[in-house]
Molecule: small-subunit ribosomal RNA
Organism: uncultured bacterium
RNA sequence: GGACGAACGUUAGCGGCGCGCCUAACACAUGCAAGUCGAGCGAGAACCAGGGCUUCGGCCCUGGGGACAGCGGCGAACGGGUGAGUAACACGUGGAUAACCUGCCCUCGGCACCGGAAUAGCCCGAGGAAACUCGGAUUAAUGCCGGAUGGCCCCACAUCCCUGCGGGGAACGUGGGAAAAGGCAGCUUCGGCCUCUGGCCGGGGAUGGGUCCGCGGUGGAUUAGCUUGUUGGCGGGGUAAUGGCCCACCAAGGCGACGAUCCAUAGCUGGUCUGAGAGGAUGAUCAGCCACACUGGGACUGAGACACGGCCCAGACUCCUACGGGAGGCAGCAGUGGGGAAUCUUGCGCAAUGGGCGAAAGCCUGACGCAGCGACGCCGCGUGCGGGAAGAAGGCCUUCGGGUUGUAAACCGCUUUCAGGAGGGACGAAGCCACUCGGGUGAAUAGCCCAGAGGGUGACGGUACUUCCAGAAGAAGCCCCGGCUAACUACGUGCCAGCAGCCGCGGUAAGACGUAGGGCGCAAGCGUUGUCCGGAUUUAUUGGGCGUAAAGAGCUCGUAGGCGGCUUGUCGCGUCGACUGUGAAAACCCGCAGCUCAACUGUGGGCUUGCAGCCGAUACGGGCAGGCUGGAGUUCGGUAGGGGAGACUGGAAUUCCUGGUGUAGCGGUGAAAUGCGCAGAUAUCAGGAGGAACACCGGUGGCGAAGGCGGGUCUCUGGGCCGAUACUGACGCUGAGGAGCGAAAGCGUGGGGAGCGAACAGGAUUAGAUACCCUGGUAGUCCACGCUGUAAACGUUGGGCGCUAGGUGUGGGGGGCCUCUCCGGUUCUCUGUGCCGCAGCUAACGCAUUAAGCGCCCCGCCUGGGGAGUACGGCCGCAAGGCUAAAACUCAAAGGAAUUGACGGGGGCCCGCACAAGCGGCGGAGCAUGCGGAUUAAUUCGAUGCAACGCGAAGAACCUUACCUGGGUUUGACAUGGCCGCAAAACCUGCAGAGAUGUGGGGUCCUUCGGGGGCGGUCACAGGUGGUGCAUGGCUGUCGUCAGCUCGUGUCGUGAGAUGUUGGGUUAAGUCCCGCAACGAGCGCAACCCUCGUUCGAUGUGCCAGCGCGUUAUGGCGGGGACUCAUCGAAGACUGCCGGGGUCAACUCGGAGGAAGGUGGGGAUGACGUCAAGUCAUCAUGCCCCUUAUGUCCAGGGCUUCACGCAUGCUACAAUGGCCGGUACAAAGGGCUGCGAUGCCGUGAGGUGGAGCGAAUCCCAAAAAGCCGGUCUCAGUUCGGAUCGGGGUCUGCAACUCGACCCCGUGAAGUCGGAGUCGCUAGUAAUCGCAGAUCAGCAACGCUGCGUGAUACAUUCCCGGCGUGUACUCACCCCCUCAA
Repeated sequence: GGACGAACGUUAGCGGCGCGCCUAACACAUGCAAGUCGAGCGAGAACCAGGGCUUCGGCCCUGGGGACAGCGGCGAACGGGUGAGUAACACGUGGAUAACCUGCCCUCGGCACCGGAAUAGCCCGAGGAAACUCGGAUUAAUGCCGGAUGGCCCCACAUCCCUGCGGGGAACGUGGGAAAAGGCAGCUUCGGCCUCUGGCCGGGGAUGGGUCCGCGGUGGAUUAGCUUGUUGGCGGGGUAAUGGCCCACCAAGGCGACGAUCCAUAGCUGGUCUGAGAGGAUGAUCAGCCACACUGGGACUGAGACACGGCCCAGACUCCUACGGGAGGCAGCAGUGGGGAAUCUUGCGCAAUGGGCGAAAGCCUGACGCAGCGACGCCGCGUGCGGGAAGAAGGCCUUCGGGUUGUAAACCGCUUUCAGGAGGGACGAAGCCACUCGGGUGAAUAGCCCAGAGGGUGACGGUACUUCCAGAAGAAGCCCCGGCUAACUACGUGCCAGCAGCCGCGGUAAGACGUAGGGCGCAAGCGUUGUCCGGAUUUAUUGGGCGUAAAGAGCUCGUAGGCGGCUUGUCGCGUCGACUGUGAAAACCCGCAGCUCAACUGUGGGCUUGCAGCCGAUACGGGCAGGCUGGAGUUCGGUAGGGGAGACUGGAAUUCCUGGUGUAGCGGUGAAAUGCGCAGAUAUCAGGAGGAACACCGGUGGCGAAGGCGGGUCUCUGGGCCGAUACUGACGCUGAGGAGCGAAAGCGUGGGGAGCGAACAGGAUUAGAUACCCUGGUAGUCCACGCUGUAAACGUUGGGCGCUAGGUGUGGGGGGCCUCUCCGGUUCUCUGUGCCGCAGCUAACGCAUUAAGCGCCCCGCCUGGGGAGUACGGCCGCAAGGCUAAAACUCAAAGGAAUUGACGGGGGCCCGCACAAGCGGCGGAGCAUGCGGAUUAAUUCGAUGCAACGCGAAGAACCUUACCUGGGUUUGACAUGGCCGCAAAACCUGCAGAGAUGUGGGGUCCUUCGGGGGCGGUCACAGGUGGUGCAUGGCUGUCGUCAGCUCGUGUCGUGAGAUGUUGGGUUAAGUCCCGCAACGAGCGCAACCCUCGUUCGAUGUGCCAGCGCGUUAUGGCGGGGACUCAUCGAAGACUGCCGGGGUCAACUCGGAGGAAGGUGGGGAUGACGUCAAGUCAUCAUGCCCCUUAUGUCCAGGGCUUCACGCAUGCUACAAUGGCCGGUACAAAGGGCUGCGAUGCCGUGAGGUGGAGCGAAUCCCAAAAAGCCGGUCUCAGUUCGGAUCGGGGUCUGCAACUCGACCCCGUGAAGUCGGAGUCGCUAGUAAUCGCAGAUCAGCAACGCUGCGUGAUACAUUCCCGGCGUGUACUCACCCCCUCAA
């Protein structure tokens, strides 16, 4: 995707044609479903007519009439239902029947003569509740019986003919046997005749059936053996007929791996669904066959049955009963209960078609024809059509512009199918029938046949169809919209609720949930579920595989089977072709036709791939007969070998025993201990015992089928290879079952036991250590015999044959050539065994004449992972266990090869203050600052390993301020716009209040006259440091200033991707060189920029050497252009030069020159990317949230709390020091709301005062460590300064919470800091001070700059960059548990 006898959900206007218990072959109330014939027969009720009798109640006779029942005939064996059983000659198909039957029908021939005896019914009687039964009497027939006749028929015997030897046929002969039924109508001289119909005996036909055979269609081998009437024969019985169908006897057979038997399942077929087909699945409706009729069995009748609406018996069930006994069989049509997800009316009619009976009328017919119910299916129709806006309203979305719903609606015009109402109104009726006319048959005005006319006959049904009427009027839903898969947005929800066919959605912006708008699809339906086929070459015949994904049996021999060399003849089995028969109809396909179309139906053709017969062909396969030598084998001669078995034997070594020498240890390990040893070990020498294994040779060397085989000798024995000739003549290959061999461990019995060594013991290790290590040590290892039968039994590669480039080793053999005496060299060839490699193959890896290539033959095996090579069963085994081998359940994967990364207590190379060497710290103390925690009304928020924590904050008393409390306010503290209104608002000032604010007083606008500005009210809106840094922009941190990250084209690879970028060197560097299927390029590196270092030039508010003036003193002045400095510009360094090394390279080492040398120092500069790293509180911004508050204003408080923990610092612990006095030397900055000198006051902070300076000029400003001198003398100190008390200064509206500084006093901890840990390689660390930003002041000991200014040179290890392994890829994590 298609399909369905469907069901469920939801929705629903009409019609046509179909279909409708798939489940309980469960049980059934009720009605109907098989009768008919009086033209076979007797009898005959009701009723009618006539007559007779009567006791008037009625009775009898005759005639008509025919009910009910009976005898008889035919039918009931059809039609209808169901699918239980059946794996079968049941079905399909094709044959056979010389082994058979066939009522009714057709045809042909012949015949029907004479008799007889009964019996139902009716009547009488009896029994019984009933069903029913019994007895007696009487009676008929187309019922039954006897005899006659016998063309034909049947049986027996004899003759003849044919024959496939089974049998068959014809004629004749003899003997025997077998028939019958009448009826109706007409005529009649009553004897009969004739027509029709029926009957009997035969022949033939048709139809229907019986039986037999070939072939075909199912699952299990965890069913391998089955069978005694079984298999066959002789003879009987039985049947329509063959036959063990049945019986007696005889024989011992028959079936089976080509699957018997058993178990399970199942009606079979035409067909149906699907599929390109081959197939697969299926067997409703329709049609053919079979089987069954409550369950089981049996026969009777009959042409036909072992019989659905017949009988008998048994059983279960139900019903009736007077308990004695009886009745019943819906798997017929309706219908009921039940079961179930689920399947209809107790309808109408025999009008048609068909059937039974009948001469016929006709009767019967739940077959059938119709109707009803059900969207169950298929098909058709409708729910309106045309116009109608730059497009109403509403809805939805929106970037607020608009878009969309949408010509959709409204509105205008038109139409009326279908439904509704009304009128008309069929086809189906061919035929049959009372009647009449004509023709035929006939003797006939009977009867029958033919034709015509009129009339009768319709369940459906007043239906189809048609006409009219009214009015758009009555008529649309369902699923879906993440991908597959056509269709998208909003809101709600927030891993919840839910969705889901698979993948997967949902954790606050969900196109996936729910709703809405919109859209896609289909449409009186639409979805869901179930089932089948397809897709699925995913059981592979078409059309797959097995080195590593599942899959080659451990190996060999060999049975059946399969396959098989060259050639000749023959057969014609396979094979091929022509023709014939059959392959039912329906279905399917095509044409035509009928219902208005279609579905549906009719008709014709095709198809039906099959089977059978017959004729022909003979290449190929096959059979038979013959030949050949190439496959295979045999013979002869050589040859290598750990091939196998047995016996014998050798040396080295270990251990043990004895003896000698000898003394204190030995042994063992990472280190030890257990153990051994003064009772003498280990070591060493000699002798002896015993067992096992065979060093060197030894080798991707040899042999064997595999397992496997290694000291030596002998015996026996298998196979291979080479060379040579002759022989056999396809003898071959494979191999289901089967048989044999088969490592180690293990088992049994008996030996043996040196070493080793499961178990076990001890010692260690460890958190533990049932292990790894050590000391011991039992089975075992060894031998013999027997069993086991498995291994990563692996080349993870079955065996055989042929073909398809090479190169190079090596084992065995042979030939040629050279040298020829050997040794040797070279080449060819056969056969083993390795490596490399082309074509080809392969998913890739790889394989590649030893194939995983190209082909043929045979075997074995696979079909997602787990469960599980398990359970059960069977077989084997002493056992252990082996072989064979499932399912439930569960998962959405398991797996292979390769790729990129990441990772490794893997390896290689290399670098980095990474380690090491060293200097100084931190961690201990006190204080400062930040953080956590705790506390609080609030202690606002953020930052959290490195890469948060002196961070945002380069300044929290108010402000800041975002937090808390309280008090206010609502178009708002701020922006823009619209409308309305006002003439005020600022500004000055009074009062109330903590203030915000409220309330008074004063006080006033500009204008080009259009307006602008202001205030109040109102509407839009403002506002938010509210949330989300995991929605974002921007900015930043980090790896890391690490050397990397990529691209284009090309090439390689199926691809991911690789190559380039790897390799050899070299570098600080992917820096450069060389090589190279790469060649180039980009972002990074480097350089270009700034700064410091040298020189030169120019300039000069700077400088002052020389000259001069002046001063107590000072470049203060005239001047100068030397120097320093500043500014601008230029030069200089490039491995340029020399030497060594190096690939004539890059480069490196050393040197010269030079201020500087190999990047001169420092800065700025940060590749592709990583961390959902940080920031919504710098800013910007989507979405969400608040809107008399989460906005805004104000006062006060808080951010400064404090049992505690951490981080970063400062100050110290002192003598390389503290204190006092004196005296040098900087750089870089800042300054007008400023820096503020000299002077004066104060112990001091500071005050006063104001010169100078918008600054290379003046000021801050003193630099400090240093140096010189003095003092202190190892002490909690003259170290250290915390804390506290008192007194002050300054800033500021204000120092209470909560500022800094000064003075006096106080004088805590601390004596160098555990585990651990940090920074640093030169103007660097350490030390010392100075300045600045922020700033009224200050928490600064912070931060940013500035100057003053030392020790080491190596790469084993610890932590971070390039090439291999991996089951990891959110990328090294405990990898385990559940599912089970």